[in-house]
Context: one part of a larger RNA
């Protein structure tokens, strides 16, 4: 230049107490605003203490700051069930042996890693300043190990079932959620009305157990035989006969129980200067209509470009055991390690050089109007974007 641009979205501040050396910004209350498919709530990535409590304000924060995602101390992450690891494989990765190659090295079989995907099994409630399917109360499930007690053909790195899967479309059955009555429990108006068809708040309750329903899919048992399944085989898989019209496999909901429980407006008592804590009691807790994108359902119909794989699981033998060992089921006892859990997460904490109007994957997403997850206004919670 210049005490000049500019102080990062035009969602929005005002007023009252309080701390304090000082308040426009901090706390708290009152009031008015803005988001409400997000500007709310839960997670994955990433980040790595940024979480909570005391203290404090020099730097940082585009101003001040008592305040902070600063700075200093403390303190704070609890798990058989959720992630992960552990078992399985894909896409790739490495790779004995083996091929190539002058060599470094390349490829690559057997193998052995690798989740973004397959594989047991937990829920409701209370509870901290800060954790919680994880602690604590009730309730539950599930693997293994050893033992008893009954019964008994039991064995795998093979064999075969199953696991197991693609677009699209329409029907149904229900549920979460909503709505509306009905109950209960309060209120009766500082301003004109307001006992009344008033007005406010509540009506919540899981998994897991018994049952086995709409609907789904298949015929079901049996007895001989067998060039097949790299050996066997009572198992698949092929053929020939009996009998039989029902059997079986699966399945959301709902009903009972779980619950004489928990949880509940609202109320007593006690402590506290306040904020607020502690310990009790405890009403109603029904019915109807709405109805999903969410379950049945990896169902069903349908098309052509035909839609992983491997373990668990089931069953079949083989070497081999065959008074042993193993198998089945029912009881008892124990066992379930070890990482990860604070906090942010469409964002002041992640990628952007900043407390950057940029980007960032999945869930959830309630009212009144609407065809809607569009608009508008709102709840619940969040905020007023630090001059």
């Nucleotide at each position: 230049g210049a005490g000049u641009a500019a102080c990062g979205a035009c969602a929005a501040u005002g007023g009252g107490u309080g701390u304090g050396a000082a308040a426009a910004a901090c706390a708290c209350c009152c009031a008015c605003g803005c988001c409400g498919a997000a500007a709310g709530a839960c997670c994955a990535a990433g980040g790595u203490u940024u979480c909570c409590u005391g203290c404090g304000c020099a730097a940082c924060g585009u101003u001040a700051a008592u305040c902070g995602a600063c700075g200093c101390a403390g303190g704070g992450u609890u798990a058989g069930u959720c992630g992960g690891u552990c078992c399985c494989u894909a896409a790739g990765g490495c790779g004995a042996g083996g091929c190539u190659g002058a060599a470094a090295a390349g490829c690559g079989u057997a193998g052995u890693c690798g989740a973004u995907g397959g594989a047991a099994a937990a829920c409701a409630g209370g509870u901290u300043a800060a954790u919680a399917u994880u602690c604590c109360u009730g309730u539950a499930c599930u693997u293994c190990u050893a033992g008893u007690u009954a019964u008994u053909g039991c064995g795998a790195u093979g064999g075969g079932g199953g696991g197991a899967c693609g677009g699209a479309g329409a029907a149904g059955g229900c549920u979460a959620g909503g709505c509306c009555a009905g109950c209960u429990u309060g209120g009766c108006g500082u301003u004109g009305g307001u006992u009344g068809u008033c007005c406010a708040a509540g009506u919540u309750u899981a998994a897991g157990g018994u049952u086995g329903u709409a609907g789904g899919c298949u015929g079901a048992c049996u007895g001989c035989u067998u060039a097949g399944g790299u050996a066997a085989a009572u198992c698949c898989g092929g053929g020939c006969g009996g009998u039989u019209a029902a059997g079986g496999c699966u399945g959301a909901g709902a009903a009972c129980u779980g619950a004489u429980g928990a949880c509940g407006a609202g109320u007593g008592c006690u402590c506290a200067u306040u904020a607020g804590a502690g310990c009790g009691c405890g009403a109603a807790g029904u019915g109807g209509u709405u109805g999903a994108u969410g379950c049945c359902a990896u169902g069903c119909u349908u098309c052509c470009a035909a839609g992983a794989a491997a373990a668990g699981c089931c069953u079949c033998u083989a070497a081999g055991c065959u008074u042993c060992a193993g198998a089945u089921a029912a009881c008892u006892a124990g066992g379930a390690a070890c990482c990860g859990u604070a906090c942010c997460c469409c964002a002041a904490a992640c990628c952007g050089a900043c407390a950057c109007a940029g980007g960032u994957g999945g869930u959830u997403g309630g009212g009144u109007a609407g065809a809607g997850a569009a608009u508008a206004c709102c709840a619940a919670g969040g905020c007023g974007c630090u001059u």

A computed fold for a 387-nucleotide part of an RNA from Pseudomonas turukhanskensis, annotated as large-subunit ribosomal RNA, domain III. The organism belongs to Pseudomonas, within Bacteria. Model confidence (mean pLDDT): 84 of 100.